[in-house]
Formats: sequence, structure tokens, C1' cells
RNA sequence: GAUCACAGAGGGCAAAAUCGUCGAAAGACGGUGGCGCAAAACCACCGGCCUACAGCGCGCAAGCGUCACGGCAGCGGGGUUGCCGAC
Repeated sequence: GAUCACAGAGGGCAAAAUCGUCGAAAGACGGUGGCGCAAAACCACCGGCCUACAGCGCGCAAGCGUCACGGCAGCGGGGUUGCCGAC
């Protein structure tokens, strides 16, 4: 100096709940908060899951069914990037 790998150090992110805002909703953003996460950093390409304003079908109606162009990256896969690494 390099590699492997487990500690450790500095830290990082932020679940539920709640308050406010946007949204038809799912959900997102911000404050509080901390369940957890070694990629719980970023990306909707694949699978999966959530919602259904509008559309379409049914119905006298109330509504029911269907549907993603909406959403979830803290569901999994995949892609890209990243901190430390002693004995």
C1' cells in the first nucleotide's frame, strides 16, 4: 500500500401518532416525534400492493362493478451513487 472481515468512531435517515398545507382519494410536503434501517440515499424498468376524480357498464335512486393516465423506493427484484474500516 492492497484485499477480506468483525468490532469501533463520527454521524445519517426517520415508523406510528399528532398539527398544518395540497389532493377526489391513495398519498405527498413541513413541524413535533422515534418504530426501526448498513444503503430506510436516488430512480417507477419488472413483479406486487393502494386509491378511483373522470370514463365505461348496471340501477328509478342511493349506489354497485370495472378501470391508472394517480400513488407506494420503509414490499421484493433491478439500476446508479455513498461514509468508516482498528486489533